[in-house]
Context: one part of a larger RNA
Molecule: small-subunit ribosomal RNA, central domain
Organism: uncultured bacterium
Order: sequence, then C1' cells, then structure tokens
RNA sequence: UUGGGUUUAAAGGGAGCGUAGGCUGAAUAUUAAGUCAGUGGUGAAAUACAGAGGCUCAACCAUCGAUAUGCAUUGCAACUGGUAUUCCUGAAUGCCGACCGGCAUGCUGGAACUCCUGCUGGAACGGUGAAAUGCUUAAAUAUCGCCAUGAACUCCCAACUGCAAAGGCGGCGUACGGGCUGCCACUGACCCUUAAGCUCCAAAGGGUGGGUAUCCAACCAGAAUAAAUUCCCUGGUAAUCCCCCCCAUAAACCAAGGAUUCUCCCCUGUUGCUAUCUGAUGUCAGCCGCCAAGCGAAAGCAUUAAGUAUCCCACCUGGGGAGUACGCCGGCAACGGUGAAACUC
Repeated sequence: UUGGGUUUAAAGGGAGCGUAGGCUGAAUAUUAAGUCAGUGGUGAAAUACAGAGGCUCAACCAUCGAUAUGCAUUGCAACUGGUAUUCCUGAAUGCCGACCGGCAUGCUGGAACUCCUGCUGGAACGGUGAAAUGCUUAAAUAUCGCCAUGAACUCCCAACUGCAAAGGCGGCGUACGGGCUGCCACUGACCCUUAAGCUCCAAAGGGUGGGUAUCCAACCAGAAUAAAUUCCCUGGUAAUCCCCCCCAUAAACCAAGGAUUCUCCCCUGUUGCUAUCUGAUGUCAGCCGCCAAGCGAAAGCAUUAAGUAUCCCACCUGGGGAGUACGCCGGCAACGGUGAAACUC
C1' cells in the first nucleotide's frame, strides 16, 4: 500500500458555514469521450515465459510458440459522460397557523451573606475527632430596627419536558431570529458531502479599565504527624462579577461524523402542529422506555441502529519512548496546532 476497521479493544475532527474536488432524481432524443466488441495494420531483435532439442548434465546455445496488457481503425449504444427538450417526488421560496428555558440588550424582585449605625444585654464567641491560632469589657456572639454594596438565584409551574450547530439556554420587557405543521401557490435537480479557508467555542488563563459581598488557588498562622509543602481549622491575594480585546482547549461524551433508501409485533408514555364523513394502532416533526429479525467478541444496539445499502469527509495500524524533541505556523504570554527517531519490551 491493499485489506480490515473507528460505542467500550488503536481510531469520528469540539461545532457550523463553505471554495476546489468527489458524488448526484425521473422521461425522451442525440452524440460517441469512458466502457464493450471486431480487424489481413502496427506493436524490431535480444531478454523474460512455455514446449520439445544440441553441448555427457547444468550454466550456455539454437528453434518454435504464446505473450507483447499498447497504438490505429471499424462498429455497438445498455451504463457513465456531453448536448437539447421536458417533469415533479429531492431541494429552495411563498401564504396561513401555533410553538420556542434560541440570540442580543435593558429593567425588576425577595431571601441570604457581609459591612456601617442604633436599642436590649453583660461574658464569652467561634471552631474541631479533640484543640489551638482568631474575635471579644474600646461591649463581641446573640436579638431587634435602619442603611449600604456586590454577587448568586429566578420558589411554584417543572416533567428523563422544550430550544439551540456545538459550547450552552429557565424572572419580565423590547428588538431580532429559528425550526415545525398545514396549503400544494411558485422555481425546476438548484442536491449531498467537503481538503483548504473563515466563524463560533464551557471552565481556567492573559491585557487595559472598573467593581469586589461571598467564596477562595498562592501565601501566613494553628493543629495533626516520626516527618506533613496534603487532608482539618482561623485568616487571606489573584480569580470569581462588568466593558472591550486575546486565548482555542475539556470525559468539548450518546466516548456513536454528515446526508439519503428500506426494515416486526405491539406494549407504553409524552411535546408541537394538523385532520375528522369519525372509524384510529391516523399523518408530519421531535423526546423517552421495552422488544423481534438482523447485527455484535460480548455488554448491548434495535425506524433517533451499532440492522440493510449508497455517497462524501475525518481518523487507526503493538506497548513504552511521546503528544515528547526538532523545524515551521499561531499567540502579549501561558501555551496551542502540526509531529518524528534512536533505544527498549
């Protein structure tokens, strides 16, 4: 490389948009590039291959045959491709409808913690396995009132329920947006996938400025211990919050790439829409549970497939060394991306 694979053994890119490329619905006609078929042409000889032969055998030599996968030419028209015309079922658009914890921005609420201040009160509080550091007669803790700030959360509704490409998203308003059902009006293959590229991307981290109640890496102190840079405790800065800008990683997981075709019985639930002549196991789009065939090493999956098939992309090829070194690219940095070998088992 081929082959075989990628839920859990190595292996699906974190996600989307999208260029080149690959692939692509139905009908008719035409063409003949691919495909397929024929041919008195050509495809030098030697070599290589097969048969029988000559040197005693062999190497070697000679002969004959097949091959020479190609080119040229003549056809065929099913398939692929080209051209032309047409179609509506894929896809997009339109109209109606409800739905949305989709995005952005603004605003609001109560509780709690903490701080300030005041009343009451008068000795402890706090913390732990037990303690101590700590706080407290300059009146703490507790209790009640008032005030301030910041952050978190949006009781119920709430449901293995909804939305979103993923990350993620539950108070209210505004603006924007989305898919879905129904109609079957309109365009008429416009589709699918996608290297490169671009965009988004939890938490942590970084830069400038603000904010800072709680909590808390680092750090200080107290314990525990043989020691104790750890667990426990009193404190406590960055961070946690906001604006703008970077970073680009996660067990970024359903450890399951995307799209399309087909596939059992029901048993069962549920969200949105629709339909009703009324019969329901109805239709469409989702979200769950259980299971047949089939698949699977098994666990299990099972119309939301890990079944059955097709197309495109990504990735894997024994363990360690190693996601390391070097180089390059990106970044303010931290680091990220790409990514070996020696050696060893």